[in-house]
The RNA shown here (c-di-GMP-I riboswitch aptamer) has 100 nucleotides and comes from an Anaerolineae bacterium. The sequence was found by an Rfam model in a public genome assembly.
RNA sequence: CCUCCGAACGGGCAAACUCGCCGCGAGGCGGGGACGCAAAGCCGACGGGGGCGUGACGCCCGCGCAGACACGCGGGCGCACGGCCGGCCGGGUUGCCGAA
Numbered sequence: 001c002c003u004c005c006g007a008a009c010g011g012g013c014a015a016a017c018u019c020g021c022c023g024c025g026a027g028g029c030g031g032g033g034a035c036g037c038a039a040a041g042c043c044g045a046c047g048g049g050g051g052c053g054u055g056a057c058g059c060c061c062g063c064g065c066a067g068a069c070a071c072g073c074g075g076g077c078g079c080a081c082g083g084c085c086g087g088c089c090g091g092g093u094u095g096c097c098g099a100a
Base pairs, nucleotide, nucleotide: 005098006097012037013036017032018031019030020029021028022027035087041093042092043091046090047089048088049085050084052082053081054080055079057078058077059076060075061074062073063072064071
């Protein structure tokens, strides 16, 4: 000096909740607050996963109508597009300290 690892020292970050602001929303920013985190630093222009918005684009269900088609409304699944989550996982990258 590098890799693995994580005792100690010095510290660091900040979940839920809450207050204010922004956003249709997922969510983001700031204050308070600590559940936890050895990367809970960064990357959403690497792979997956979750969830948000829009579309009447496909299928199905219910209701209305007038018997069916058609039409309208609501719901479910799928698809497409856009955006969100790095404290969901993998991965990439940078990094403090130094016992066994």